[in-house]
Molecule: Bacterial RNase P class A
Organism: uncultured Chromatiaceae bacterium
């Protein structure tokens, strides 16, 4: 050179003309006006509606059960299932990346097929057969005869879990000694259990001693444990205006009914619930000054916190930023607020910047 990893910024630009929405000021106006100036005007995800809150309303707002959420440790934050730092496990040569990361000795369930056997789980092939039984062949030797001492081969009883096979996984692993052949059967190291110590807030790591040493895995299976959890939602809610038929029927009624997820207790209220029919539905507010933004300093490994200074940056409501022309150029991706904020996840053409890892060549 090249190949990678991590982080950040941007998301076409310039000019002219016409046209939109908000605010302020000027001007104008009631058979009229809707004009002018200045200024501001969609995102890094506005998306998904997956979490957490602010805010509004209900509920004496309490307790419990059921239900739901999170799941290593320590911090940050208004809070979180988020972020930061650390630990453990895994992947990668590395920079780095991933984790649904409490418990299998409380219990239950499951582990297909294959395989002999899948958990207080086995003997298919193979090895041994020194001990016992039996058959064949054979050597030496002995007796009147029956015998005695061996060798080889085949089989049975029996032993084995080392070797091989099956499988995702098979009674810890490697080596060595020993054995009939083997086996933690013995030993060394590793692993595992127990005890103690050191470091660390902790998760955890390391060290020493001791014991041949347990009956695998799976909880993103049921379950157990620890911590957390009122509900509904801006179409919440508040105010003004308008309109009609404050119509008809049924049920229950203090031993009843209703009260913002279900059930129970408590508490509160005194009426509540259901069906049919009729009328109105316009405006204001909530609605943008905030757990706000930017800069600097201090503290902290960091997420962040504190202090000071400066700034105000969309509020539409059938839904606002569009159209035309010319030039430049990277030839333009994903894509449009609707109460607001902090995250996560997903989509994203192209351009720029910083740091780190490997590595070819040259010096």
């Nucleotide at each position: 050179a090249g190949a990678g990893c991590c982080g950040g910024c941007u998301g076409g630009g310039c000019a002219a003309c016409c046209g939109c929405g908000g605010a302020a000021c000027c001007a104008a106006a009631u058979a009229a006006g809707a004009g002018g100036u200045u200024u501001c005007g969609a995102g890094g995800a506005a998306a998904g509606u997956c979490c957490g809150g602010g805010c509004u309303c209900c509920g004496c707002a309490g307790g419990g059960c059921a239900g739901g959420g999170u799941g290593c440790c320590a911090g940050g934050u208004a809070a979180c299932g988020c972020c930061u730092g650390g630990g453990a496990g895994g992947c990668g040569u590395a920079a780095g990346c991933c984790u649904a990361c409490g418990g299998a000795a409380a219990g239950u369930g499951c582990c297909a097929c294959a395989g002999a056997a899948a958990a207080u789980a086995u003997a298919c092939c193979g090895c041994c057969g020194a001990u016992g039984c039996c058959c064949u062949u054979u050597g030496c030797u002995g007796u009147g005869a029956u015998g005695g001492c061996g060798a080889a081969g085949a089989g049975c009883a029996g032993g084995u879990a080392a070797g091989g096979g099956u499988g995702a996984a098979a009674a810890g692993g490697u080596g060595u000694g020993g054995u009939a052949a083997g086996a933690g059967c013995g030993c060394a190291c590793c692993g595992c259990g127990c005890u103690g110590g050191u470091g660390g807030c902790a998760a955890c790591a390391c060290c020493a001693g001791u014991g041949g040493c347990a009956c695998g895995g799976u909880a993103a299976a049921c379950c157990c444990c620890a911590c957390c959890c009122g509900g509904a939602g801006c179409a919440a809610g508040a105010c003004c205006a308008a309109a009609u038929a404050g119509g008809g029927g049924a049920a229950c009624a203090u031993u009843a009914g209703c009260g913002u997820g279900g059930c129970c207790c408590g508490c509160g209220c005194u009426g509540u619930u259901c069906c049919c029919g009729g009328g109105u539905a316009g405006g204001u507010u909530g609605c943008u000054g905030g757990a706000g933004g930017u800069a600097u300093a201090u503290g902290g490994u960091g997420a962040c916190a504190u202090a000071u200074a400066c700034c105000c940056u969309a509020g539409a409501u059938g839904a606002a930023u569009g159209g035309u022309u010319g030039c430049c150029c990277a030839c333009g991706a994903c894509a449009g607020a609707a109460c607001c904020c902090g995250g996560c996840u997903u989509a994203u053409a192209g351009g720029c910047c910083g740091g780190c890892u490997c590595g070819c060549c040259u010096u």